[in-house]
């Protein structure tokens, strides 16, 4: 250089064109319970989906460029 795979809340992960202003678990925060902590119960905040374009009535999802990570190849 070329080819293949991946990138979604703090972390892990679901998603397969419309039911998603993106769901779940853990963590965090608030309240309850408890003498306290832990645990348990209830609730809250947190991702415009790596980035820039394109296709479409509609894109996290399809296509292209780039970035980053991983693998393959002389």
């Nucleotide at each position: 250089g070329c080819c293949c795979c991946g990138u979604u809340c703090g972390u892990c992960u679901a998603g397969c064109g419309g039911c998603c202003u993106a769901g779940g678990a853990c963590a965090u925060c608030u309240g309850g319970u408890u003498u306290u902590c832990a645990g348990c119960c209830a609730g809250a905040g947190a991702a415009u989906c790596g980035c820039c374009g394109g296709u479409u009535c509609g894109a996290a999802u399809c296509c292209g460029a780039c970035a980053c990570g991983g693998g393959g190849u002389a």
Background
A computed fold for a 74-nucleotide RNA from a Patescibacteria group bacterium, annotated as transfer RNA. The coordinates come from a structure-prediction model, not an experiment, and the mean pLDDT is 80. Its Rfam family is "tRNA". It is annotated as a transfer RNA. It was read from a public genome assembly. Lineage of the source: Bacteria > Bacteria candidate phyla.